[in-house]
Context: one part of a larger RNA
RNA sequence: CGUAUACGGUGGAUGCCUUGGCAGUCAGAGGCGAUGAAGGACGUGUUAAUCUGCGAUAAGCUGUGUUAAGUCGAUAAAAGACGUUAUAGACACAGAUUUCCGAAUGGGGAAACCCACUGCAUUUUAUGCAGUAUCGUAACGUGAAUACAUAGCGUUGCGAGGCGAACCCGGGGAACUGAAACAUCUAAGUACCCGGAGGAAAAGAAAUCAACCGAGAUUCUGGUAGUAGCGGCGAGCGAACCCGGAUUAGCCCUUAAGCUUUUAGGUGAUUAGUGGAACAUUCUGGAAAGGAUGGCGAUACAGGGUGAUAGCCCCGUACAUGAAAAUCUACUUUAAGUGAAAUCGAGUAGGACGGCACACGUGAUAUGUUGUCUGAAUAUGGGGGGACCAUCCUCCAAGGCUAAAUACUCCUGACUGACCGAUAGUGAACCAGUACCGUGAGGGAAAGGCGAAAAGAACCCCUGUGAGGGGAGUGAAAUAGAACCUGAAACCGUAUACGU
Numbered sequence: 001c002g003u004a005u006a007c008g009g010u011g012g013a014u015g016c017c018u019u020g021g022c023a024g025u026c027a028g029a030g031g032c033g034a035u036g037a038a039g040g041a042c043g044u045g046u047u048a049a050u051c052u053g054c055g056a057u058a059a060g061c062u063g064u065g066u067u068a069a070g071u072c073g074a075u076a077a078a079a080g081a082c083g084u085u086a087u088a089g090a091c092a093c094a095g096a097u098u099u100c101c102g103a104a105u106g107g108g109g110a111a112a113c114c115c116a117c118u119g120c121a122u123u124u125u126a127u128g129c130a131g132u133a134u135c136g137u138a139a140c141g142u143g144a145a146u147a148c149a150u151a152g153c154g155u156u157g158c159g160a161g162g163c164g165a166a167c168c169c170g171g172g173g174a175a176c177u178g179a180a181a182c183a184u185c186u187a188a189g190u191a192c193c194c195g196g197a198g199g200a201a202a203a204g205a206a207a208u209c210a211a212c213c214g215a216g217a218u219u220c221u222g223g224u225a226g227u228a229g230c231g232g233c234g235a236g237c238g239a240a241c242c243c244g245g246a247u248u249a250g251c252c253c254u255u256a257a258g259c260u261u262u263u264a265g266g267u268g269a270u271u272a273g274u275g276g277a278a279c280a281u282u283c284u285g286g287a288a289a290g291g292a293u294g295g296c297g298a299u300a301c302a303g304g305g306u307g308a309u310a311g312c313c314c315c316g317u318a319c320a321u322g323a324a325a326a327u328c329u330a331c332u333u334u335a336a337g338u339g340a341a342a343u344c345g346a347g348u349a350g351g352a353c354g355g356c357a358c359a360c361g362u363g364a365u366a367u368g369u370u371g372u373c374u375g376a377a378u379a380u381g382g383g384g385g386g387a388c389c390a391u392c393c394u395c396c397a398a399g400g401c402u403a404a405a406u407a408c409u410c411c412u413g414a415c416u417g418a419c420c421g422a423u424a425g426u427g428a429a430c431c432a433g434u435a436c437c438g439u440g441a442g443g444g445a446a447a448g449g450c451g452a453a454a455a456g457a458a459c460c461c462c463u464g465u466g467a468g469g470g471g472a473g474u475g476a477a478a479u480a481g482a483a484c485c486u487g488a489a490a491c492c493g494u495a496u497a498c499g500u
Base pairs, nucleotide, nucleotide: 001499002498003497004496005495006494007493008492009491015485016449017448020420021419022417023416024415025414026413027412028411029409030408031163032162039101040100041099042055043054044053046078049075050074051073061095062094063093064092065091066090067089070082071081072080106115107114108113116132117131118130119129120128121127122126134160135159136158137157138156139155140154141153142152167198168196169195170194171193172192178185182232208215209214219246220245221244222243223242229237230236250401251400252399253345258338259337260336261335264332265331268328269327270326271325273321274320275319279294280293281292282291283290295312296311297301303315304314305313350374351373352372353371354370355369356368357367360386381396382395383394384393385392436443437442456484459471460470461469462468
């Protein structure tokens, strides 16, 4: 040095576990905000720090209700208190307080800071309370050039502003890409920007389809159908009629169908709760829920916990039951507002030119829409039926409202999973959008497990009043000792045997 065996070190794979995630189902809720939000800064304890809660009344104050023998949130003890049959504490609802920043709104500003004015109240004095932004709108006042006026200015009332995950409507609107290049085309009216609203939004009661038979608002959906078509007839794009379903609801314009708010009655629901069945002995074991024996409950054998696997030990579960207060609510009821444009729709229908939307790229291109220019008829009328004309059929534009079926989930509750199980599952199971990186926009980790219970090793010894270790003790186990379950491999040793 090699091989083999045994025993170790290192390392943290694997197994098992789950506080966390992921995806859903059924319900709820679908907003918060000048009565100051979302989000923060700074404080606040017997407290030095961080988290949680709260706000100078500061882990809290008041009322009502429900519970209650224990309690003073966590890391996290200790000290000191409070309470024990109802003013401890906890839970629910309703109030009070709620510093400073932030739309931030008295002015300013390098957010959490600086500097003011006006009125009222008070004890000298300083303090306390309230107000003072902008825009829109209404009323009133005042009031130029300029006589009347108007503009402007001022006062008061009301409203708005900002935040928020997706869904929705509207105004704008790409490129990469595909076409095996590329220009029409595609991607795509997508991404993105802006405006606006609601719990849904939008659409909506035929100037619609159909085809000579008829249907009868809208929306969503299975077919029709990758069909008819469109298309450098390339790449690709792509209907409708009709049929089957979901859900159904119709109305109004000399005054109402409805909608919103509201009074009272009253039903149910939500926001705390309450009651809630039934088991013992013995064996193994550290421990019984396991084995054995004999019982019991079940409208409850969902689930979780307990020293191993428990219907009958605990929490629960089925079922039954409960509200002083607050909120919502089928129904009935009281009152108010809105509906409001107007006289059944005129600068409209239609036309020309240029665009756009329709599956439809101008094509033979109907229909809708409109930037410019034009421009009817008035029910004895007008629109449409895919150039256009006639016949026929059908409908009544240029005013308005309308639930449900549909879309979504920042959020709340219950439940589910041939979903993950710590390199997985959220980036984040752990004080994570943290540490750290970047001027900044932004990027962005690693990190779970002693034991049933800390019983977390008193005391002794070596040592640097170390680190680490050896005894002793605890424990079922300490090769479970905090660098702590299991403890693979690489890698490094020790001992023995053999070979060289």
Background: This is a predicted structure of a 500-nucleotide part of an RNA (large-subunit ribosomal RNA, domain I) from Agarivorans sp. B2Z047. The RNAcentral record of the full RNA draws on ENA. Lineage of the source: Bacteria > Pseudomonadati > Alteromonadales > Alteromonadaceae > Agarivorans.